[in-house]
Context: one part of a larger RNA
Molecule: small-subunit ribosomal RNA, central domain
Organism: Rhodotorula paludigena
RNA sequence: AUAGGCGUAAAGGGUACGUAGGUUGCACUCUUCCAUACUAAAGUUACUACCCUCUAUAGGGUAAACUAGCACCAGCAAAGCUGGUGUGUGGUAGGAAGGGAGCUAGAAUCCAAUAGGAGUAACCAGAAUUUCGAGAGUAGUGCUGAUAUACUUUGAUACUCGAAGGACUACCAAUGGCGGAAGCAGGUUACUAGGUAGAGAUUGACACUGAGGUACGAAAGCGUAGGGAGCAAACAGAAUUAGAUACUCUGGUAGUCUACGCCCUAAACGAUGAGUGCUAGAGCUCUUCAGUUAAGGAGGACUCUUAGCAAACGCAAUAAGCACUCCGCCUGGGAAGUACAGUCACACGACAGAACACC
Numbered sequence: 001a002u003a004g005g006c007g008u009a010a011a012g013g014g015u016a017c018g019u020a021g022g023u024u025g026c027a028c029u030c031u032u033c034c035a036u037a038c039u040a041a042a043g044u045u046a047c048u049a050c051c052c053u054c055u056a057u058a059g060g061g062u063a064a065a066c067u068a069g070c071a072c073c074a075g076c077a078a079a080g081c082u083g084g085u086g087u088g089u090g091g092u093a094g095g096a097a098g099g100g101a102g103c104u105a106g107a108a109u110c111c112a113a114u115a116g117g118a119g120u121a122a123c124c125a126g127a128a129u130u131u132c133g134a135g136a137g138u139a140g141u142g143c144u145g146a147u148a149u150a151c152u153u154u155g156a157u158a159c160u161c162g163a164a165g166g167a168c169u170a171c172c173a174a175u176g177g178c179g180g181a182a183g184c185a186g187g188u189u190a191c192u193a194g195g196u197a198g199a200g201a202u203u204g205a206c207a208c209u210g211a212g213g214u215a216c217g218a219a220a221g222c223g224u225a226g227g228g229a230g231c232a233a234a235c236a237g238a239a240u241u242a243g244a245u246a247c248u249c250u251g252g253u254a255g256u257c258u259a260c261g262c263c264c265u266a267a268a269c270g271a272u273g274a275g276u277g278c279u280a281g282a283g284c285u286c287u288u289c290a291g292u293u294a295a296g297g298a299g300g301a302c303u304c305u306u307a308g309c310a311a312a313c314g315c316a317a318u319a320a321g322c323a324c325u326c327c328g329c330c331u332g333g334g335a336a337g338u339a340c341a342g343u344c345a346c347a348c349g350a351c352a353g354a355a356c357a358c359c
Stems, first nucleotide, its partner, number of pairs: 003331004007313002012327001014216004021209003025103002028100007036093005042067004048063006069087008106206001107203004111198001113196002118192007125169002130164006140151002177184002221262006230256002235251004273326006280305004285300005308315002332359002342351003
């Protein structure tokens, strides 16, 4: 590579945008082409059959067969191979490519609506924790399975009032919503993006996918400057224990927060790539249109079951069913996501990625 596959056995890229490429609606016309089909003509002919000429084993013709080769020349021992030259027809149907002129079912735009924790920035609010100040008050508090470390007569804990500061956003809240994924939740305002239903109109295939590429990308981590309430790697102590570099407890620094710049990885999961079409029902729920005692249409989020699929588990209109287009990936285990070289990164590292011995 072929073939078969990729929810859980090896295997879907973290997500999107998009270049090349691949693929591509309906119908008309022109040109060109074809490893297609049919048909005609033409060509070729060693072997086969028949006929003619004829001394003939030679020549010619027909049938039949073959159909992109064939004929001639040269080289080699050669069936053959290689090289050179010449020659090699139309029609119909079908298909493909290009050009032209169209259509409206795909796609997009307009109109007037609508739901939403979608994004960015500014401002505002709230309970609680902690610390500080004041009051009042006295001997314990805290913690645990039980203790101890720890705090406390320099007055703690508990209570009241006030202040500061940082982080967070109870209830509402939901199997609920939004977003491409990561993710998104106090309120208001400004700016910005996407979706959905509705009735008509406009453009007229403008589409799908997407190697490279570009952008975004939790947490941790890194750089600079701030910030630091709570929590808390590391670290210290107290316990537990045979030991305890842990689980439990008392403390506690990076970090967690902000701005700017890096890093680019996750069980980045639905372990399920994107797009399109088709395939039986039931229930619940969100948005919207129409309607309203109700039934219905479109788009989402779920729960069941039919056909079908599946090794089974299960999936089942949001498919893992039936098909098509494009991309990514897999090919026994282990060595190993390691080594070497390479690219990227400030660094940690990331990307890409083997082999020997062994089973």